[in-house]
SAM riboswitch aptamer (S box leader) from Hymenobacter montanus, 113 nucleotides, folded computationally.
The source organism's lineage runs through Bacteria, Pseudomonadati, Cytophagales, Hymenobacteraceae and Hymenobacter.
RNA sequence: UUUUUAUACAGAAGCGGCGAGAGACUAGGCUCCCUGACCCGCUGGCAACCUUCGACCGCACGAAAGGUGCCACUUCCUACCCCCGGCCAUGCUGCCGGCGGGACAUAUAAAGU
Numbered sequence: 001u002u003u004u005u006a007u008a009c010a011g012a013a014g015c016g017g018c019g020a021g022a023g024a025c026u027a028g029g030c031u032c033c034c035u036g037a038c039c040c041g042c043u044g045g046c047a048a049c050c051u052u053c054g055a056c057c058g059c060a061c062g063a064a065a066g067g068u069g070c071c072a073c074u075u076c077c078u079a080c081c082c083c084c085g086g087c088c089a090u091g092c093u094g095c096c097g098g099c100g101g102g103a104c105a106u107a108u109a110a111a112g113u
Base pairs, nucleotide, nucleotide: 002112003111004110005109006108007107008106013043014042015041016040017039021032022031023030026079027078028077029076044071045070046069049067050066051064052063053062054061075105080102081101082100083098084097085096086095087094088091
């Protein structure tokens, strides 16, 4: 770099540094931010994918926390396809809404390449 599988509405913040944008990309919306965001460091924490231990035919399960990960907003929301509902101006892809489903993309883990 890339493939496969799994997960993504739960959970978890203080201090110091920096100093202007940030929430992946594009667009729209919404939000955070000089009362210092984002990012970085330290400390703390969350979770339990891998791991270890217990038990087991195995799966599931329980404990620990070594390797990762994570600690505003559902992956902040929407966009593409389908389904459901509403509206009137009936549109050869109308408009609005849905804690409805799926896909795509992204993130993380594990295994491979």